[in-house]
Molecule: SAM riboswitch aptamer (S box leader)
Organism: Neobacillus niacini
RNA sequence: UUCUUAUCAAGAGAGGUGGAGGGACUGGCCCUUUGAAGCCUCGGCAACAGGUUCUGACGAAUACUGUGCCAAUUCCAUCAAGCACAUGCUUGAAAGAUGAGAA
Numbered sequence: 001u002u003c004u005u006a007u008c009a010a011g012a013g014a015g016g017u018g019g020a021g022g023g024a025c026u027g028g029c030c031c032u033u034u035g036a037a038g039c040c041u042c043g044g045c046a047a048c049a050g051g052u053u054c055u056g057a058c059g060a061a062u063a064c065u066g067u068g069c070c071a072a073u074u075c076c077a078u079c080a081a082g083c084a085c086a087u088g089c090u091u092g093a094a095a096g097a098u099g100a101g102a103a
Base pairs, nucleotide, nucleotide: 001103002102003101004100005099006098007097008096013042014041015040016039017038021031022030023029026077027076028075043070044069045068048066049065050064051062052061053060054059074095079092080091081090082089083088
C1' cells in the first nucleotide's frame, strides 16, 4: 500500500513551543491571534488485539503491553429507496476513521 472483517449517537485535559490555519475530499456550517496545524511534557477516556485473574464453559473483571482517541453524531449533506410535499423525515449504500488478520 491492497484485500477481508468488526465498530463508529457515549467518553476524555492542562502546560510549553509554534505562528495561520484546521474540521479527510466536495458543498455547507463551525473552530481558530481570547492563538489553528505540527512538535514536546505530564494527564485522561476507551476496551480493538495480546497478557493476567475469576468461570466447567459461555462470558466477566483488570488496565500490564501494543494500538487508538480527548469541539460539534464520522459536525451535516453528497448516491439510492420509501414516506411526506412551506423541501423535511426514515432507512440503506458509497466514502472515511480505528483495530485485527492476510498478501